[in-house]
RNA sequence: UGCCCGGUGGUGUAAUGGCAGCACAGCAGGUUUUGGUCCUGUUAGUGGGGGUUCGAGUCCUCCCCGGGCAA
Numbered sequence: 001u002g003c004c005c006g007g008u009g010g011u012g013u014a015a016u017g018g019c020a021g022c023a024c025a026g027c028a029g030g031u032u033u034u035g036g037u038c039c040u041g042u043u044a045g046u047g048g049g050g051g052u053u054c055g056a057g058u059c060c061u062c063c064c065c066g067g068g069c070a071a
Stems, first nucleotide, its partner, number of pairs: 001070007010024004018054001026042005047063005
C1' cells in the first nucleotide's frame, strides 16, 4: 500500500429495510435473622460523517478502530 472479516448497553449475543430483543452484570423492592438462591420492577446500546429510502443496525460511500492475508 492493496484485499478480506469484524465494530450493537458494563460484558456476551440476536435482529427479512418496518417499535433494537435476550442472558449475565448494575440499581430499587419483595423473600431471608444476615448473605446467597428465587421473584418483581427498572437504568443502560447500533464506531463517526454523508447518501439512498416513506422508513437504515441492515443498502451505498468516505473515514476511524481491531483482526487476518499478500507484497
The RNA shown here (transfer RNA) has 71 nucleotides and comes from a Rhodothermales bacterium. It matches the Rfam family "tRNA". The family's RNA type in Rfam is transfer RNA. The prediction has a mean pLDDT of 81.